Annotation:
The RNA shown here (small-subunit ribosomal RNA) has 1530 nucleotides and comes from an uncultured Clostridia bacterium. Rfam family: Bacterial small subunit ribosomal RNA. The coordinates come from a structure-prediction model, not an experiment, and the mean pLDDT is 83.

[in-house]
RNA sequence: AAACUUAAGAGUUUGAUCCUGGCUCAGGACGAACGCUGGCGGUAUGCUUAACACAUGCAAGUCGAACGGUGCAUUUUGAAGGUAGCGAUACUGGAAGGAUGCACAGUGGCGAACGGGUGAGUAACGCGUGAGUAACCUGCCUCAUACACCGGGAUAACAGAGGGAAACUUCUGCUAAUACCGGAUAAGACCACACUACGGCAUCGUAGAGGGGUCAAAGUGGAUUUAGCGGUAUGAGAUGGGCUCGCGUCCUAUUAGCUAGUUGGUGAGAUAACAGCCCACCAAGGCUUCGAUAGGUAGCCGACUUGAGAGAGUGAUCGGCCACACUGGAACUGAGACACGGUCCAGACUCCUACGGGAGGCAGCAGUGGGGAAUAUUGGGCAAUGGGCGAAAGCCUUACCCAGCAAUACCGCGUGAAAGAUGAAGGUCUUCGGAUUGUAAAUUUCUUUUAUUGGUGACGAACAAAAUGACGGUACCCACAGAAUAAGCCACGGCUAACUACGUGCCAGCAGCCGCGGUAAUACGUAGGGGGCAAGCGUUGUCCGGAAUGACUGGGCGUAAAGGGUGCGUAGGCGGUAUAACAAGUUGAAAGUGUAAUACCCGGGCUUAACUCGGGUGCUGCUUUCAAAACUGUUAAACUUGAGUGCAGUAGAGAAAAGUGGAAUUCCUAGUGUAGCGGUGGAAUGCGUAGAUAUUAGGAGGAACACCAGUGGCGAAGGCGACUUUUUGGACUGUAACUGACGCUGAGGCACGAAAGUGUGGGGAGCAAACAGGAUUAGAUACCCUGGUAGUCCACACUGUAAACGAUGGAUACUAGGUGUAGGAGGUAUCGACACCUUCUGCGCUGUAGCUAACGCAAUAAGUAUCCCGCCUGGGGAGUACGGCCGCAAGGUUGAAACUCAAAGGAAUUGACGGGGACCCGCACAAGCAGCGGAGCAUGUGGUUUAAUUCGAAGCAACGCGAAAAACCUUACCAAGACUUGACCUCGUAUGAUCGUCAUAGAAAUAUGGAAUUCCCUUCGGGGACAUAUAGACAGAUGGUGCAUGGUUGUCGUCAGCUCGUGUCGUGAGAUGUUGGGUUAAGUCCCGCAACGAGCGCAACCCUUAUGAUUAGUUGCCAAUAUUAAGUUAGGAACUCUAAUCAGACUGCCGUGGAUAACACGGAGGAAGGUGGGGAUGACGUCAAAUCAUCAUGCCUCUUACGUCUUGGGCUACACACGUGCUACAAUGACUACUACAAUGAGCAGCGAGAUGGUAACAUGGAGCGAAUCUCAAAAAGGUAGUCUCAGUUCAGAUUGUGGGCUGCAACCCGCCCACAUGAAGUAGGAGUUGCUAGUAAUCCCGAAUCAGCAUGUCGGGGUGAAUGCGUUCCCGGGUCUUGUACACACCGCCCGUCACGCCAUGGGAGUUGGUAGUACCCAAAGUCGGCGAGCUAACCGCAAGGAGGCAACCGCCUAAGGUAAGACCAGCGACUGGGGUGAAGUCGUAACAAGGUAGCCGUAUCGGAAGGUGCGGCUGGAUCACCUCCUUU
Repeated sequence: AAACUUAAGAGUUUGAUCCUGGCUCAGGACGAACGCUGGCGGUAUGCUUAACACAUGCAAGUCGAACGGUGCAUUUUGAAGGUAGCGAUACUGGAAGGAUGCACAGUGGCGAACGGGUGAGUAACGCGUGAGUAACCUGCCUCAUACACCGGGAUAACAGAGGGAAACUUCUGCUAAUACCGGAUAAGACCACACUACGGCAUCGUAGAGGGGUCAAAGUGGAUUUAGCGGUAUGAGAUGGGCUCGCGUCCUAUUAGCUAGUUGGUGAGAUAACAGCCCACCAAGGCUUCGAUAGGUAGCCGACUUGAGAGAGUGAUCGGCCACACUGGAACUGAGACACGGUCCAGACUCCUACGGGAGGCAGCAGUGGGGAAUAUUGGGCAAUGGGCGAAAGCCUUACCCAGCAAUACCGCGUGAAAGAUGAAGGUCUUCGGAUUGUAAAUUUCUUUUAUUGGUGACGAACAAAAUGACGGUACCCACAGAAUAAGCCACGGCUAACUACGUGCCAGCAGCCGCGGUAAUACGUAGGGGGCAAGCGUUGUCCGGAAUGACUGGGCGUAAAGGGUGCGUAGGCGGUAUAACAAGUUGAAAGUGUAAUACCCGGGCUUAACUCGGGUGCUGCUUUCAAAACUGUUAAACUUGAGUGCAGUAGAGAAAAGUGGAAUUCCUAGUGUAGCGGUGGAAUGCGUAGAUAUUAGGAGGAACACCAGUGGCGAAGGCGACUUUUUGGACUGUAACUGACGCUGAGGCACGAAAGUGUGGGGAGCAAACAGGAUUAGAUACCCUGGUAGUCCACACUGUAAACGAUGGAUACUAGGUGUAGGAGGUAUCGACACCUUCUGCGCUGUAGCUAACGCAAUAAGUAUCCCGCCUGGGGAGUACGGCCGCAAGGUUGAAACUCAAAGGAAUUGACGGGGACCCGCACAAGCAGCGGAGCAUGUGGUUUAAUUCGAAGCAACGCGAAAAACCUUACCAAGACUUGACCUCGUAUGAUCGUCAUAGAAAUAUGGAAUUCCCUUCGGGGACAUAUAGACAGAUGGUGCAUGGUUGUCGUCAGCUCGUGUCGUGAGAUGUUGGGUUAAGUCCCGCAACGAGCGCAACCCUUAUGAUUAGUUGCCAAUAUUAAGUUAGGAACUCUAAUCAGACUGCCGUGGAUAACACGGAGGAAGGUGGGGAUGACGUCAAAUCAUCAUGCCUCUUACGUCUUGGGCUACACACGUGCUACAAUGACUACUACAAUGAGCAGCGAGAUGGUAACAUGGAGCGAAUCUCAAAAAGGUAGUCUCAGUUCAGAUUGUGGGCUGCAACCCGCCCACAUGAAGUAGGAGUUGCUAGUAAUCCCGAAUCAGCAUGUCGGGGUGAAUGCGUUCCCGGGUCUUGUACACACCGCCCGUCACGCCAUGGGAGUUGGUAGUACCCAAAGUCGGCGAGCUAACCGCAAGGAGGCAACCGCCUAAGGUAAGACCAGCGACUGGGGUGAAGUCGUAACAAGGUAGCCGUAUCGGAAGGUGCGGCUGGAUCACCUCCUUU
């Protein structure tokens, strides 16, 4: 010096957006487990489950320096005896004793209450923290003072005799002590008495002096006179404990009351000590919404994990405390226990037994079984640290130190390094070129950590020397050899770093959330590649975080979840102005404490790190003392502005009671009067000839009070409406006389509380749930109609809920305005009123700031603040179940869980839709004309049939469509027969012309054979074309997928729309522009406007047609001149016509209207007038629209066939149904004869004239023409004349017969035409439906494409040539604006409920099983205590007898276990039953969303298969239209 500095988000609700809100993910951690894999070392950690049961071994002993004794060894002394000797004596012998050492059972002492384990119990002074003990104890240890004298009686061991299987035990006898006992001595110890002083914290404490009473002791050891050790008493200390108190310490109120020794007192007792701790008596207390009691769960803490923090979760290892020791109870010993490895009793279990009786307690260390997803060795050592005993040596010590096992965790190291491009091989992909794996490998040169082998070799050892190491020949160090011994796991759709191929085909599978998979899967499986981490990697589980998603820091409640229906008021919370005091909160300072470890900082030690050591910081807390006095608080005494009172006035559907009134409905009576009335969309039921309805008069009765009437008034809310009277609550204005903070809010509580409903008794006119009938309907338990009962009304009592809403709790203060209205007051002016100005209190509208997700709110806040209450925390299940409380009932109130989903929701946006609105357009309707639908035929389709009837097209927008031509071919289909590099394309080699022709077989394809024939170019090498043969690459497919595609097309729709840039507005999706007022065919144009511009569309430009001009006149034309049968010819260039270029039309001109505009209407001129007519032209897009069979094409499939060739058949079938057409049904006609007038077009393998033949189709023949020349070619309807005379016909022409013609290899299936004959249906077409607005409809012919032949179809052409249009109410389609929406696959949408089936969880349930905690009673072991103690009895007293004292036995209180009884609570099972949730494409309806087709919803009652319907009251969170009021702007 330092001790800290620290905060990330993402995915998912929608077509898109913002918000609310849940779910999920990314991070970290673990005593973990599982899967795959696994080289080394260090340091930690390792039964979380069965406090389940335990075999075996060990875990508490020690002291001979307390004691008697025993054994052994050594040593000493050495008796009796023996041998030898005469003897002395020698040798021998070894009793008894002594000494020393070692060891031992017993007595005795200390220890065994520590250490070690576990967390069952415990919600408690258990734990944590801080105090107290003047209410206590404390062995061993330390210090101090004093002392240790004299005696006594026993008893183990031992010996003897017994019992027993054993455990063990009885009797007799002997003996010692630091064992036990008596006496002496003794204090400042203890006890009682009385006294003094001081002190304190109430009881009291301390000190002093007085006399009285009580109480001690043990020795041992040694060198023998004294070290040491030990003993006794007292005091002090230290250590350890006991007890008490403040504060803190989980969930449930669906646990609200608990308590009888309970709370207190007095007195005895007990304890080391206080205390109901225990007992007797007395009193009736004590605890509790600040959560008692009860239930559930749980050892607590230091700490650990996470977090920015605040917090949240956890309580392994280490440390502190507590509790427990098989389960329950009890005491003994002791300083200390009610004692894990002690005792007694009861119980369960296990074991031994000779059946009599005994033994046991691993939650000590190892270990076993069991349970479990899961957790280690029956190891070594006391060497170190620590503990017990001992004087010590020492002994004991599964405490401990070590080793073993486990990737269980953290940390470290390694599996090689450098060079190396032919970018090897192999793999994978490929656009076939290549890319990638990849310097990666091989190869070369190095290094040797680790592993292996050998060598060397510790610290840890500390006790002064010496000795002493389990670990361990370990760590470390050295040496040899050699890249040698060493890499996996997960993931690669987004979140989230990392992509390709193949396989599979809503299968198999994946998935944390969103979600992938139905034939091109970066999402499944495999492979290659790349990504992440690495001796690990993933998964699962749990916790924190993210989550501001319980919000103290740091959230909300108008519409998203959420304001109590309203008030009064208790507790509580909060509280105006000024002064003084106190010091509880508050602030500052100091002291104590907050163990160690952990955390952090600075250093040190292991090679580093993990780990560990030293010092410091911190531990945010608690206690005590001192100080301050601003704020809060308390106390005192004041103030008036909050609040209240008084006085003077005011308005009012405020409330209650009594009475009164008129209008109307209904009923009754009577009169008049006659056939209907009533009711509806239309009807019917109903009423009426027994006289209704209508009308007149009289009467009865009940209910409600028109007009006034008003976003007017009053009330707390619900609510209140005729008038009068009585009683009564509140509000407002003015004044400032009085009180002096008396206030605000308000959990519980109390009161009020629409409608419906309930009870009792009345009443009952009208209305009207239920019910009945009639309609409607598929049905109609509804809507509509006719009736009609509860009820609606009154009185009294209950119920207590509503969309009880402003979906907005109450109070106070502050913060721009404007305007209306109701009730007051004041001022100005005036004679006065009206009026104007100011102000207070209500009720509304509008609006600035601000707020809000937006909508919106905005002085009546949803703004800015304070105080108090209530409520919310994803959707469903569910306001349900169970329980409690309330209620007569209906029901109300309080109010869950399992399970299930990834959303549910709010506001706003763009669309789409509406049986919403406004405006506009269209042959959309209307007005007309002609049709279709009926008949016959043609043609297409469906269906059926078939060997095949090839395929496609399917509402409009398929169906005379692809097909502008199915006899063969076409042809794709079927049958049969053939071919296999192929009918067709490209390439190699060889040979050679090929084609063709003939014969035979055959249905042909084809096969066999014969005859004949020999290409082009050339630099002479060869090359090319073609054919044949052969080989393989390949060809081929009208096979599949139009939902893989390109291209093309249809359709909305020739509708007027669709967009962009910049700017502006909005958080945003988006809006604006593009809306509005006009106008148009038009988003056409004009004006206005936060828009200004632009693009694709519209229009125009293009073609054609209508007029004219100019130019050009042949094949066209012919006025004039000739001419002819004829524009035939001469001639002409005027006209027609042809075809090229121009002109013309622009609202240009005039008038009117309009806004002086755009434009509209009318007019003039003009061939044409308002885009002149027609055509081509089709915006952004929609329909997964159509087409793989025009073509192209990805992928898949077939390859002697799904390819190719051939013959024949089929596409042409036929009970039937539909579409589109043709012809008709006739006289506006048919037929016969005669006679006019077009245009578009086509033609050489063609059109084909005139002529001839034939009734005709046609044939013969071939003039002319590649065409303004020739031909097709006659136009028809029309006109003229005639016949027919209303008929199934002189209509109509189907069908059929016969005979012909044409085309073609070929008309049988299956062509067209002609002639003659035949002569069907059909007499104008039901419901319904189509086209058309002018040269149009209708009608009439003509031509062309296709084509050998074959149109009633298609595409063109001209001729004749109408009717109607008031108009936009309605049908259909479309456009613009607006509105609602629960739709967005967009109404062919969404969606509700019953029923049926499967599965899941759950409620009820006769009962049944088990458990828990208590209550009452019975019985009562062991044991303490008490009593008794006739039996027994060593120490003391006594000479003795005996006594004192003690013990057994017995009795009593308490009491574990056990038993009985009635309940409580919890859990399991349970026939049957209730609803709920969820499931694939089930059944019935259609309740809701649009005015959802009866607006919806709330409460309540009732009814119904179901959604639901109806009645009463309420709400707008209802569309549309109209009116009133208010507001804004002009």